[in-house]
RNA sequence: UGCUUAUCGAGAAAGACCGAGGGAAGGGCCCUGAGACGUCUUAGCAACCUAAAACAAAAGGUGCUAAUUCCCAUUCCGUAAAUGGCGGAAGAAGAUAAGCG
Numbered sequence: 001u002g003c004u005u006a007u008c009g010a011g012a013a014a015g016a017c018c019g020a021g022g023g024a025a026g027g028g029c030c031c032u033g034a035g036a037c038g039u040c041u042u043a044g045c046a047a048c049c050u051a052a053a054a055c056a057a058a059a060g061g062u063g064c065u066a067a068u069u070c071c072c073a074u075u076c077c078g079u080a081a082a083u084g085g086c087g088g089a090a091g092a093a094g095a096u097a098a099g100c101g
Base pairs, nucleotide, nucleotide: 001101002100003099004098005097006096007095008094013042014041015040016039017038021031022030023029026072027071028070043065044064045063048061049060069093074090075089076088077087078086079085
């Protein structure tokens, strides 16, 4: 870096350092000098692996700890005279895990 499969409406933060942007990308909306983002420490959540015919399962390997993946964006369906809006489904993109190359 690519492919496959599964999941993504739940859950879980304090301290120290740093110092201006961050939430993937376009639009919106939001977080942020009452210190965000990031790094480290400690703590927690969770249950993909560990994990076996089924159930349960610790330590451990990952992951995660603002907002549904923050919302929309594409297609279809419903509502609607129509645009917009609203509701639903799917897809795309993304994230994480496991496996493979």
Molecule: SAM riboswitch aptamer (S box leader)
Organism: Aquiflexum balticum